[in-house]
RNA sequence: GGGCCUUUAGCUCAGCGGUUAGAGCAGGGCACUCAUAAUGCCUUGGUCGCAGGUUCAAAUCCUGCAAGGCCCA
Numbered sequence: 001g002g003g004c005c006u007u008u009a010g011c012u013c014a015g016c017g018g019u020u021a022g023a024g025c026a027g028g029g030c031a032c033u034c035a036u037a038a039u040g041c042c043u044u045g046g047u048c049g050c051a052g053g054u055u056c057a058a059a060u061c062c063u064g065c066a067a068g069g070c071c072c073a
Base pairs, nucleotide, nucleotide: 001072002071003070004069005068006067007066010025011024012023013022018056027043028042029041030040031039049065050064051063052062053061
C1' cells in the first nucleotide's frame, strides 16, 4: 500500500428499510431468609463509532473517515 470482517446498554451479543431498538449478565428496589447466597417480581441504563448521501421513512442501503482483527504484498 491492497483486500475482507467487526463497531448497537457497563459487559457478551440479537435486530428483514416501516411497532420511533431488544435479550442475557451486571446495577438499583422489593419479596423470601435469623442473616447471606440462590430464587422470584419490578426497574434504571442507548446521540446504534463519526460525517455526509439515497428514501415518505435508515441501526439496516451507498460514500468517506476512525478504531480493532485477519489475509496479501
Molecule: transfer RNA
Organism: Puniceicoccales bacterium